[in-house]
RNA sequence: GGCCCCGUAGUUCAACGGAUAGAACGAGCGUUUCCUAAACGCUAAAUGUGGUUUCGAUUACCGCCGGGGCUA
Numbered sequence: 001g002g003c004c005c006c007g008u009a010g011u012u013c014a015a016c017g018g019a020u021a022g023a024a025c026g027a028g029c030g031u032u033u034c035c036u037a038a039a040c041g042c043u044a045a046a047u048g049u050g051g052u053u054u055c056g057a058u059u060a061c062c063g064c065c066g067g068g069g070c071u072a
Stems, first nucleotide, its partner, number of pairs: 001071007010025004018055001027043005048064005
């Protein structure tokens, strides 16, 4: 250089092109307890980036960025 795969909360993963982008773990607060843990409740937190198509894009297409693999 060429080809292929991947990129979504702090982490691990979901989301027939259409609902307020969800879950678990983690974090903060609270209830409970003599204290801690556990349990329960509440809260905050994410679509790599720029375009295209579409009434509508996490999803489809193109470029770029980042990560991984194969190949010379």
Transfer RNA from a Bacteroidia bacterium, 72 nucleotides, folded computationally. The coordinates come from a structure-prediction model, not an experiment, and the mean pLDDT is 81. Taxonomically the source falls in Bacteroidia (Bacteria, Pseudomonadati, Bacteroidota).